[in-house]
Molecule: SAM riboswitch aptamer (S box leader)
Organism: Megasphaera coli
RNA sequence: UUCAUCAAGAGCAAUCGAGGGACAUGGCCCGAUAACAUUGCGGCAACCCCCAUUACGGGAAGGUGCCAAUUCCACGGCAGAAUCUGCCGACAGAUGAA
Numbered sequence: 001u002u003c004a005u006c007a008a009g010a011g012c013a014a015u016c017g018a019g020g021g022a023c024a025u026g027g028c029c030c031g032a033u034a035a036c037a038u039u040g041c042g043g044c045a046a047c048c049c050c051c052a053u054u055a056c057g058g059g060a061a062g063g064u065g066c067c068a069a070u071u072c073c074a075c076g077g078c079a080g081a082a083u084c085u086g087c088c089g090a091c092a093g094a095u096g097a098a
Stems, first nucleotide, its partner, number of pairs: 001098006011041005019030003025074003042067003046064003049059003071092001075089006
C1' cells in the first nucleotide's frame, strides 16, 4: 500500500500508585472496593493455520491478536411515532493476510 473484518466472545493473582477510555474537541463512562501499565498463569477464537464441507461447521498444536461499555457515542444521508430512534454510508483507527 491492497484486501477482509470490527453489534458476539474472554479471568484470577502480584507489582505500581492517579489517572484512563487511539488522535483534536464535546459528552458519557471506568478508577484508592486500585483503574491504566508491567509480569505470571488462565481464557477467547478475529485472521493465518489444522479437520471437514459446495457452503454452513468444528479445533486450539503453531504464528499474530484480543480478554469494560458497538471501534463507548458524537460526521453525512434517508426514514419515522421526531431535538429521539432506526437504517445506510463515510473519515479516522484497530487486527490479520499478502